The RNA shown here (transfer RNA) has 72 nucleotides and comes from Candidatus Shikimatogenerans sp. Ttur. It matches the Rfam family "tRNA". Its mean pLDDT, the model's own confidence on a scale to 100, is 85. The sequence is in RNAcentral, with records from ENA. NCBI's taxonomy places the organism under Bacteria, Pseudomonadati, Flavobacteriia, Flavobacteriales, Candidatus Shikimatogenerans.

RNA sequence: UGUGGAAUAGAGCAGUGGCAGCUCAUUGGGCUCAUAACCCAAAGGUCAUAGGUUCGAAUCCUAUUUCCACUA
Numbered sequence: 001u002g003u004g005g006a007a008u009a010g011a012g013c014a015g016u017g018g019c020a021g022c023u024c025a026u027u028g029g030g031c032u033c034a035u036a037a038c039c040c041a042a043a044g045g046u047c048a049u050a051g052g053u054u055c056g057a058a059u060c061c062u063a064u065u066u067c068c069a070c071u072a
Base pairs, nucleotide, nucleotide: 002070003069004068005067006066007065010024011023012022013021018055026042027041028040029039030038048064049063050062051061052060
């Protein structure tokens, strides 16, 4: 310099146009003499930013930002 990929809950990740989810972590309850484990439940998201397409966008298109790999 160019090309490709990634950005979604505190962490790691799904979700290819129609309710935003899973595991761990956190909080509350149950169980236990007690702790861990186990069981039940809850909270936590402007889906990187800004526009566009669409009846409808995390998803499609454009620009920007950050990170990773390759290339020069």